[in-house]
Context: one part of a larger RNA
RNA sequence: CUCGGGUGAAGGAACUAGGCAAAAUAGCACCGUAACUUCGGGAGAAGGUGCGCCUGUUUGGGUGAGAAGACUUGCUCUUCAAGCCUGAGCAGGCCGCAGAAACUAGAUGGCUGCGACUGUUUAAUAAAAACACAGCACUCUGCAAACUCGUAAGAGGAAGUAUAGGGUGUGACGCCUGCCCGGUGCCGGAAGGUUAAGUGAUGGGGUGCAAGCUCUUGAUCGAAGCCCCGGUAAACGGCGGCCGUAACUAUAACGGUCCUAAGGUAGCGAAAUUCCUUGUCGGGUAAGUUCCGACCUGCACGAAUGGCGUAACGAUGGCCAUACUGUCUCCACCCGAGACUCA
Numbered sequence: 001c002u003c004g005g006g007u008g009a010a011g012g013a014a015c016u017a018g019g020c021a022a023a024a025u026a027g028c029a030c031c032g033u034a035a036c037u038u039c040g041g042g043a044g045a046a047g048g049u050g051c052g053c054c055u056g057u058u059u060g061g062g063u064g065a066g067a068a069g070a071c072u073u074g075c076u077c078u079u080c081a082a083g084c085c086u087g088a089g090c091a092g093g094c095c096g097c098a099g100a101a102a103c104u105a106g107a108u109g110g111c112u113g114c115g116a117c118u119g120u121u122u123a124a125u126a127a128a129a130a131c132a133c134a135g136c137a138c139u140c141u142g143c144a145a146a147c148u149c150g151u152a153a154g155a156g157g158a159a160g161u162a163u164a165g166g167g168u169g170u171g172a173c174g175c176c177u178g179c180c181c182g183g184u185g186c187c188g189g190a191a192g193g194u195u196a197a198g199u200g201a202u203g204g205g206g207u208g209c210a211a212g213c214u215c216u217u218g219a220u221c222g223a224a225g226c227c228c229c230g231g232u233a234a235a236c237g238g239c240g241g242c243c244g245u246a247a248c249u250a251u252a253a254c255g256g257u258c259c260u261a262a263g264g265u266a267g268c269g270a271a272a273u274u275c276c277u278u279g280u281c282g283g284g285u286a287a288g289u290u291c292c293g294a295c296c297u298g299c300a301c302g303a304a305u306g307g308c309g310u311a312a313c314g315a316u317g318g319c320c321a322u323a324c325u326g327u328c329u330c331c332a333c334c335c336g337a338g339a340c341u342c343a
Base pairs, nucleotide, nucleotide: 001338002337003336004335005334006333007332008331010329011328014327019324027051028050029049030048031047036041038172052094053093054092055091056090057089058088059087060086061085062084063083066080067079068078069077070076071074095099107322108321109320110319111318112317113316114314115313119131120130135170136169137168138167139166140165141164147156148155149154173309174308175307176306178239179238180237183236184235185232186231187230188229189228192227193226194225198221203216204215205214206213207212240258241257242256243255244254267301268298279295280294281293282292283291
């Protein structure tokens, strides 16, 4: 020096990306217990007190030697009860630094993001905010179902039958889910346009005496689809610009104009989203690019690609506090195992 343990003056997170690691808490009984809440929880909230042994005594439970009484004389009933086992108190006393004496054995609280929750996952660098989930919605499917596997037979779906089954999205619960159907998709419509194979009017060529045979031309008719006409956004998706205006200033409820399919509603907002930015103000600190609360100038939130809340939950992210400590100021010593030196 490395590894595993132990102790430490004063301070107590000053360490560090970060309390990582360590320390601390820890049992049982009783007292007591906040906000919030879906009234179940939160909660072991938090915070306290007691705890050993001996003697005496009170009382509860179990077992019950034995004794007495009654009559209906029985494997009867009733009462008393020593001893032993065990629980809970009360009073007095005893010892130690310490009585849950060792081992074992929650640290706690506050604010906030995300995800409702229990679950699942990258076997061997990721356990999460990812996946799933109950719930919600749309859509397909009438049964020889839709859909899937298979060339097929056949099978699953299902020995089910729309309160069923498949697909897609969202993701408990609460309050809600605005506007746009122009584009793309899907659904419906069938008048017209376009249109394949097919049909084959007409004209022409070759040959033949001719009938004909043959080559070619291609009028007309001719399906779905597309064009077309409608519907549909919890389908894919989208949701503006400029100028002026109020009796200080500033701002603009108001007006004008251009464009659009329609111009972002409620709610939220420097956010897991804010570039400028360490925005500005407030709080916490002596000092705070993080954190919390506001503001709104949203580079570039926004409503099932869900919006905003939310009790409970989380080996989840951020911040703060109490306790505690060798994380640190700043290292020291001890016990072991190595490394190292010598044999």

Model confidence (mean pLDDT): 88 of 100.
Large-subunit ribosomal RNA, domain IV from a Gammaproteobacteria bacterium, 343 nucleotides, folded computationally.
The RNAcentral record of the full RNA draws on ENA.
The source organism's lineage runs through Bacteria, Pseudomonadati, Pseudomonadota and Gammaproteobacteria.
Its Rfam family is "Bacterial large subunit ribosomal RNA".